[in-house]
């Protein structure tokens, strides 16, 4: 020093190829079932999508650049 990858909800992830309402699961909160606990069941709360800038009507999605973790190589 080059090169590959990974970054989204508190957690592990999808979405990205092909731009067009930001999504699962688990966990928090409410509530019902239970004498209570455990468990199920129902509702809902939560996101500057990893920092900035850039094309677009329109970026988590395509362009540039930088930060962070990893992996390879030197």
């Nucleotide at each position: 020093c080059g090169g590959g990858g990974u970054g989204u909800a508190g957690c592990g992830c999808a979405g990205c190829u092909u731009g067009g309402u930001a999504g699962c699961g688990c966990a928090g909160c409410a509530g019902g079932c239970u004498g209570g606990g455990g468990g199920u069941c129902u509702g809902u709360u939560g996101g500057u999508c990893g920092u900035g800038a850039g094309u677009u009507c329109a970026a988590a999605u395509c362009u540039c650049a930088c930060c962070a973790c990893u992996c390879c190589g030197a």
Background: This is a predicted structure of a 74-nucleotide RNA (transfer RNA) from Firmicutes bacterium UBA1768. It matches the Rfam family "tRNA". The family's RNA type in Rfam is transfer RNA. Rfam describes the family as follows. Transfer RNA (tRNA) molecules are approximately 80 nucleotides in length. It was read from a public genome assembly. Its mean pLDDT, the model's own confidence on a scale to 100, is 82. Taxonomically the source falls in Bacillota (Bacteria, Bacillati).